Predicted 3D model of a 72-nucleotide RNA (transfer RNA) from Trichonephila inaurata madagascariensis. Rfam family: tRNA. Rfam classes the family as a transfer RNA. Rfam describes the family as follows. Transfer RNA (tRNA) molecules are approximately 80 nucleotides in length. Taxonomically the source falls in Trichonephila inaurata (Eukaryota, Metazoa, Panarthropoda, Trichonephila). The RNAcentral record of the sequence draws on ENA and Rfam.
RNA sequence: GGGUGUAUAGCUCAGAGGUAGAGCAUUCGACUGCAAAUCGGGAAGUUCCCGGUUCAAACCCGGGUGUCCCCU
Numbered sequence: 001g002g003g004u005g006u007a008u009a010g011c012u013c014a015g016a017g018g019u020a021g022a023g024c025a026u027u028c029g030a031c032u033g034c035a036a037a038u039c040g041g042g043a044a045g046u047u048c049c050c051g052g053u054u055c056a057a058a059c060c061c062g063g064g065u066g067u068c069c070c071c072u
Stems, first nucleotide, its partner, number of pairs: 001071003005067003010024004018055001026042005048064005
């Protein structure tokens, strides 16, 4: 330099164009002599950025940035 994949909650990841979810972590409560485990509830996201398509975009298209891999 060329090519491919990828970017969603603190972390690991789901999410087939129609109001964004799980596990872990965190917080509150129950339980306990205290704690752990367990059980119940809550909070946490301008879906990397800018544009386009569409009635409607995390999802489709273009450009950019980060990152993984391959080729040179």